A computed fold for a 101-nucleotide RNA from uncultured Asticcacaulis sp., annotated as SAM riboswitch aptamer (S box leader).
RNAcentral holds the sequence, with entries from MGnify.
Of the family's consensus pairs, 97% are formed in the model.
The coordinates come from a structure-prediction model, not an experiment, and the mean pLDDT is 86.

RNA sequence: CUCAUCGAGACCAGCCGAGGGACAGGCCCGACGACGCUGGGGCAACCGCCGAACCUUCGGCAUGGUGCCAACUCCUGCGGGUCCAUUUCCCGGCAGAUGAG
Numbered sequence: 001c002u003c004a005u006c007g008a009g010a011c012c013a014g015c016c017g018a019g020g021g022a023c024a025g026g027c028c029c030g031a032c033g034a035c036g037c038u039g040g041g042g043c044a045a046c047c048g049c050c051g052a053a054c055c056u057u058c059g060g061c062a063u064g065g066u067g068c069c070a071a072c073u074c075c076u077g078c079g080g081g082u083c084c085a086u087u088u089c090c091c092g093g094c095a096g097a098u099g100a101g
Stems, first nucleotide, its partner, number of pairs: 001101006011040005019029003023077004041069003046065002048061005073095001078092004
C1' cells in the first nucleotide's frame, strides 16, 4: 500500500502499583487494585487442515501461526437522508483494530 472483517462470543490465579479505555470531546473503568506482565483456562475461525462443488462458494475440525476475552470499534468527530429545527434513527466516509498478501 491492497483486500476482507469489525451489533455475536469468551475469566481465573499470581506479580506490580496509578492510571487506563488509539487521538480530541464526552461517558465510563480503576486502591473492593484498573492498565500492564506471567501462568492456566476459554472464545472465535483470518491463515491452516479435511470434504463437497470448481464461476466461486458451502460444510466440518481445532494439533499449528496470529487474534481476542468491560461497554456496538463504548459514543460522537466528516458528509448526506429523515425532521420546520434540535434530538433520535438510517446510509456512506475518515480514523482505528485484526488477519492475509